Predicted 3D model of RNase P RNA and transfer RNA as a complex of 446 nucleotides.
RNA sequence: AGUCGGCCGGGCAGCCGCGGCGCGAAAGCGCCGAGGAAAGUCCGGGCUCCACGGAGAUGCGGUGCCGGAUAACGUCCGGCGGGGGCGACCCCAGGGAAAGUGCCACAGAGAAGAUACCGCCGUGGUCCUUGGACCGCGGUAAGGGUGAAAAGGUGCGGUAAGAGCGCACCGCGUCGCUGGCAACAGCGGCGGCAGGGCAAACCCCACCGGGAGCAAAGCCAAAUAGGAGUGGCAUUCGGGAAACCGAGAUCCGUCUUCGGAUUUGCCGCUCGGGUUGGCUGCUCGAGGCGUCCGGCAACGGACGUCCCAGAGGAAUGGCUGCCACGUGGGAGCAAUCCCGCCAUACAGAACCCGGCUUACAGGCCGGCU
RNA sequence: GCCGGGGUCGCCUUCUGGUCGAGGGCCCCUGUCCUACAAACAGGUGCAGUAGAGUUCGAUCCUCUACCCCGGUACCA
Numbered sequence: 001a002g003u004c005g006g007c008c009g010g011g012c013a014g015c016c017g018c019g020g021c022g023c024g025a026a027a028g029c030g031c032c033g034a035g036g037a038a039a040g041u042c043c044g045g046g047c048u049c050c051a052c053g054g055a056g057a058u059g060c061g062g063u064g065c066c067g068g069a070u071a072a073c074g075u076c077c078g079g080c081g082g083g084g085g086c087g088a089c090c091c092c093a094g095g096g097a098a099a100g101u102g103c104c105a106c107a108g109a110g111a112a113g114a115u116a117c118c119g120c121c122g123u124g125g126u127c128c129u130u131g132g133a134c135c136g137c138g139g140u141a142a143g144g145g146u147g148a149a150a151a152g153g154u155g156c157g158g159u160a161a162g163a164g165c166g167c168a169c170c171g172c173g174u175c176g177c178u179g180g181c182a183a184c185a186g187c188g189g190c191g192g193c194a195g196g197g198c199a200a201a202c203c204c205c206a207c208c209g210g211g212a213g214c215a216a217a218g219c220c221a222a223a224u225a226g227g228a229g230u231g232g233c234a235u236u237c238g239g240g241a242a243a244c245c246g247a248g249a250u251c252c253g254u255c256u257u258c259g260g261a262u263u264u265g266c267c268g269c270u271c272g273g274g275u276u277g278g279c280u281g282c283u284c285g286a287g288g289c290g291u292c293c294g295g296c297a298a299c300g301g302a303c304g305u306c307c308c309a310g311a312g313g314a315a316u317g318g319c320u321g322c323c324a325c326g327u328g329g330g331a332g333c334a335a336u337c338c339c340g341c342c343a344u345a346c347a348g349a350a351c352c353c354g355g356c357u358u359a360c361a362g363g364c365c366g367g368c369u
Numbered sequence: 370g371c372c373g374g375g376g377u378c379g380c381c382u383u384c385u386g387g388u389c390g391a392g393g394g395c396c397c398c399u400g401u402c403c404u405a406c407a408a409a410c411a412g413g414u415g416c417a418g419u420a421g422a423g424u425u426c427g428a429u430c431c432u433c434u435a436c437c438c439c440g441g442u443a444c445c446a
Base pairs, nucleotide, nucleotide: 001369002368003367004366005365006364007363008362010323011322012321013320014319015318016317018033019032020031021030022029023028035346039357040356042355043354044353045352046351047213048212049211050210053258054257055256056255057254058253060209061208062207063206064205065079066078067077068076069075080094081092082091083090084089095204096203100202101201102198103197104196117144118143119140120139121138122137123136124135125134126133127132152170153169154168155167156166157165171193172191173190174189175188176187177186178185179184217280218279219278220277227271228270229269230268231267232266233265236247237246238245239244248263249262250261251260252259273445274444275443287306288305289304290303291302292301293300294299326341327340328339329338330337331336370442371441372440373439374438375437376436379395380394381393382392387426396415397413398412399411400410401409419435420434421433422432423431
């Protein structure tokens, strides 16, 4: 100079206050009282209610190398592959482009199973001063040029000029062996080389997924006009005195099949009316801390210990002094001392957890280059 | 708190993976007319993809993150 990881993010005392719980007749006393992100609400769960019959197919949404962790995840850990960096290290939505469809603007001759503008080469003719120019036919893909991308790359040989045309190396494809749970890697053989990119375009494949959210939901109490409008589905048939039976119709996202339920009222929306009270859910939890053990790690297990906000429009604050940190000035060789300033960043729980992302004055510790 | 929708000139709005300078209306400016203003007519310019990353040759558009705005949401009959 850089890179990665972890942690703190004021401390103590006094006074005055705030919220909750407990004790108390009261005065009052005791205990507890924000965060690493409580945030954004971007994912995943718990919990509650609603819906929900089984099997198969399909539709919709999401995820996407491999293995593991976990209650679960799009998170984390370890590895593989690719890219960047001298390096420590960092980044990657990282399945399939030979199932099919679509797109590739401009430029350029040509943009996908291609093409010939300039050029190079051969040949025929005309002009003509050896040489060259023009026209025609043919070969070529090496060079120029265009582009983000031009149909393997470099070199040697070869050829009229050229070209995987031949060869060596690299790349690619394929087969086998070895190592690895696997992704994949290494080695060897064969093949002159195959139709470029985009799937955060449709799509295909594999896997996962009911819906809503604590304003969920339950109980008690109070009050009012259990009112009006509108929309949807139905109110079917036969037998029977009826119960009921059979068929039909509707519903269970859609379809098929096997089933089930309903069939004189049900449901949705809007307007109008009333109450803006109390209790539960509500905090002991995939909980915190410490030690040991297993594991590279994420994490798991055992033991010990602790109880750590539960308010409900919302408390967790203010002042003073000292210290610590920072900063300015002065003294001093220096250590240090004196005086002053700032009294601190981002930010405030609202049912609860696991992550991600974003914000953050200043400071500390450790690994590595 | 929870859920949903959306950010394009000063305002309203069209557009779409493509060239340059994103189009239109209102607005604004200049001129003519008028004593002056408005209206009308003629002409012109200015003013935009909320911000940052990623995918792609290329992003206003596709994806992610942040920011901002708007709407809905109590119970009883």

Rfam match: Bacterial RNase P class A. By type it is a ribozyme. Rfam links the family to the GO terms dimeric ribonuclease P complex, ribonuclease P activity and tRNA processing. Its mean pLDDT, the model's own confidence on a scale to 100, is 76.